[in-house]
RNA sequence: GGGCAAGUAGUUUAAAGGUGAAACAGAGAACUCAUAAUUCUCCUAGUGCUGGUUCGAGUCCAGCCUUGCCCA
Numbered sequence: 001g002g003g004c005a006a007g008u009a010g011u012u013u014a015a016a017g018g019u020g021a022a023a024c025a026g027a028g029a030a031c032u033c034a035u036a037a038u039u040c041u042c043c044u045a046g047u048g049c050u051g052g053u054u055c056g057a058g059u060c061c062a063g064c065c066u067u068g069c070c071c072a
Base pairs, nucleotide, nucleotide: 001071002070003069004068005067006066007065010024011023012022013021018055026042027041028040029039030038048064049063050062051061052060
């Protein structure tokens, strides 16, 4: 330098173009003499950035950024 893939919550992953979910983590409560385990409740995102298409974009398109892999 060229090609491909990925980027969503603190972490790991979901999400037919139509209200962005779950688990773990965290906080509180119940239970216990106490801790752990268990149960219940709560919290945390506008999806890497900028534009475009569309009534509507995490999803489609373009450029850029970051990371990984391959080629040279």